[in-house]
Formats: sequence, structure tokens, C1' cells
RNA sequence: AAUCAAGAAAGGCACACCCGCUGCGAGGCGGGGUCGCAAAGCCACGGCUCUUGUGCUUCAGGGUGCAAGAGGGCCGGGCCGCCCGG
Repeated sequence: AAUCAAGAAAGGCACACCCGCUGCGAGGCGGGGUCGCAAAGCCACGGCUCUUGUGCUUCAGGGUGCAAGAGGGCCGGGCCGCCCGG
């Protein structure tokens, strides 16, 4: 480095959607559910996307700056974790 075992064994999480609660909102929490996930465990440091407020700009649609948030199942990164063969 490649192939086989193999995703084997024990398990885990839970997309969409539905119900309840909560938030201005993105969304979050709980229950059901089970598309998928070998980190779909945790963390907003960098990027990206989204929300709210506000300024500038546009005939308007929209664009953009700032502030405060959200998404870890968007990506990178950091930390931790189960089992087997080599």
C1' cells in the first nucleotide's frame, strides 16, 4: 500500500414527517418515527449558510456593512469514545 474478514459482534444516534412545550425568528427541548451515519459523540476557533435588529444602497426586487443569535446531520479543525482482523 492492496485485498479479505466486514461493517462481523455488542450496541449507539435519529433525516423527513407528526404531536406537545418554547423562542420575534433561524431554531431548541421532549415523545413518536427511522432517511441515513464508524464518530450523525462533544466544542462556534476558521469558513459557509440561515435568523433578528439597524445603517447604507436600489424605482423596486434585492445587495451590502455592523451587532446579537442559529446550524456540529454544511465543511475544516480540536477533544473524547466501542469492537475485530492486520